The RNA shown here (Bacterial RNase P class A) has 351 nucleotides and comes from a Gammaproteobacteria bacterium. The RNAcentral record of the sequence draws on ENA. Its Rfam family is "Bacterial RNase P class A". Its family is annotated with dimeric ribonuclease P complex, ribonuclease P activity and tRNA processing in the Gene Ontology. Rfam classes the family as a ribozyme. About the family: Ribonuclease P (RNase P) is a ubiquitous endoribonuclease, found in archaea, bacteria and eukarya as well as chloroplasts and mitochondria. Model confidence (mean pLDDT): 77 of 100. It is recorded under the gene name rnpB.

[in-house]
RNA sequence: GGAGUCGGCCAGGCAGUCGCUUCGCGUUCGCGCGGGGAGGAAAGUCCGGGCUCCAGUGGGCGAAGGCGCCAGGUAACGCCUGGGCGGCGCGAGCCGACGGAAAGUGCCACAGAAAAUAUACCGCCCCCAAGCGCUUGCGCCGCGGGGUAAGGGUGAAAUGGUGCGGUAAGAGCGCACCGCGCCGCCGGUAACGGCGGUGGCAUGGCAAACCCCGCCUGGAGCAAGACCGAAUAGGGGUCCAAUGGCGCGUCCACGCCGGACCCGGGUAGGUCGCUAGAGGCAUCCCGGCGACGGGUGUCCCAGAUGAAUGACUGUUCUCGACAGAACCCGGCUUAUCGGCCGGCUCCCUUU
Numbered sequence: 001g002g003a004g005u006c007g008g009c010c011a012g013g014c015a016g017u018c019g020c021u022u023c024g025c026g027u028u029c030g031c032g033c034g035g036g037g038a039g040g041a042a043a044g045u046c047c048g049g050g051c052u053c054c055a056g057u058g059g060g061c062g063a064a065g066g067c068g069c070c071a072g073g074u075a076a077c078g079c080c081u082g083g084g085c086g087g088c089g090c091g092a093g094c095c096g097a098c099g100g101a102a103a104g105u106g107c108c109a110c111a112g113a114a115a116a117u118a119u120a121c122c123g124c125c126c127c128c129a130a131g132c133g134c135u136u137g138c139g140c141c142g143c144g145g146g147g148u149a150a151g152g153g154u155g156a157a158a159u160g161g162u163g164c165g166g167u168a169a170g171a172g173c174g175c176a177c178c179g180c181g182c183c184g185c186c187g188g189u190a191a192c193g194g195c196g197g198u199g200g201c202a203u204g205g206c207a208a209a210c211c212c213c214g215c216c217u218g219g220a221g222c223a224a225g226a227c228c229g230a231a232u233a234g235g236g237g238u239c240c241a242a243u244g245g246c247g248c249g250u251c252c253a254c255g256c257c258g259g260a261c262c263c264g265g266g267u268a269g270g271u272c273g274c275u276a277g278a279g280g281c282a283u284c285c286c287g288g289c290g291a292c293g294g295g296u297g298u299c300c301c302a303g304a305u306g307a308a309u310g311a312c313u314g315u316u317c318u319c320g321a322c323a324g325a326a327c328c329c330g331g332c333u334u335a336u337c338g339g340c341c342g343g344c345u346c347c348c349u350u351u
Base pairs, nucleotide, nucleotide: 001347002346003345004344005343006342007341008340009339010338012316013315014314015313016312017311018310020037021036022035023034024033025032026031039322043333044332046331047330048329049328050327051221052220053219054218064217065216066215067214068213069083070082071081072080073079084098085096086095087094088093099212100211104210105209106206107205108204121152122151123148124147125146126145127144128142131140132139133138134137160178161177162176163175164174165173179201180199181198182197183196184195185194186193187192225272226271227270228269235263236262237261238260239259240258244257245256246255247254279299280298281297282296284295285294286293287292317320
């Protein structure tokens, strides 16, 4: 100098004028002054919690759904950190739904002999009828019978791999190494790893197919929910007036129709929930590899509800992306112009 990888950060700045919203103070009730006013994702609403109401004595079993290497962190998680194993990369590093396939069931297109109680298309080898050739006991060819799975071929995948021996040809048939299973010892909290012994190998793949094993989970969500509460209409009760009208042709009974007062429910509307919290910041101290935990100091940092956070001007720079809170918090995922800082890796060059 170039290429790459990981982590963190910024998200135009400044000034003026005019507005919007919220809080505090003042007020002559008109307003004035002062403070605050979107994000790293406020988004998707995909996980986990707080909070609220409903249900439930508590527990077990089952169903349904989710999760799934080990250890730790956390309020909790499907998140994060560290480690293991597997894959990719020269490397820094990145990726992985990563329990169980000899519990059972099921599936494996096309091609292929065969896709799983195995099997044999071409080939190879042995025996061998008939035939042909000649050097007359051999060669060629090959009906038929048998062996084999080394080679070819099919496929995403073909019954451990490589080599040597062995054999008619072959074959874990035998041996060495690698792989695999089992046992033991050692290291590690563990996942797992190392070493030694042993077994010729003892079952193809798929569980993001059913399933088995282990663990987790009650439902609904701030339009949750709590409080205040009209007008009008309607409900209940008490009292008063009348002895009338209607249902019903007549009488009785019953019901409805009037006024005053009281009671309670609901609606409109209003108030709370609502933001001081698993809170932010620290160049601080302690523990930890780290996620994180503890301590100390310091700060208050949107809270609307027809829903504010804007507009214009000037100036400046590197000319400004994605995008707008609606109960709150921790994550994940997705979108995002450009730029800055730091750790590390590889290549080239110079000293």